Transfer RNA from a soil metagenome, 73 nucleotides, folded computationally. The sequence is in RNAcentral, with records from MGnify. Model confidence (mean pLDDT): 83 of 100. Its Rfam family is "tRNA".

RNA sequence: GGCGGCAUAGCUCAGUGGAGAGAGCAGGGGCCUCAUAAGCCCAAGGUCGAUGGUUCGAGUCCGUCUGCCGCCA
Numbered sequence: 001g002g003c004g005g006c007a008u009a010g011c012u013c014a015g016u017g018g019a020g021a022g023a024g025c026a027g028g029g030g031c032c033u034c035a036u037a038a039g040c041c042c043a044a045g046g047u048c049g050a051u052g053g054u055u056c057g058a059g060u061c062c063g064u065c066u067g068c069c070g071c072c073a
Stems, first nucleotide, its partner, number of pairs: 001072007010025004018056001028042004049065005
């Protein structure tokens, strides 16, 4: 320099155009217990990397940029 993949909650990840963005774990509260762990219940937590575009509608499709990983030279 060329090509490809990934970026979504604190962490690991789902979500392949249709509308209230999810799960598990962690953290918080409660139940249970003499107490702890385990178990059960509840709530909270997100400008979906940034910016433009396509569309009636974008986390999802397209362009550019940023970061990380890989392949080729």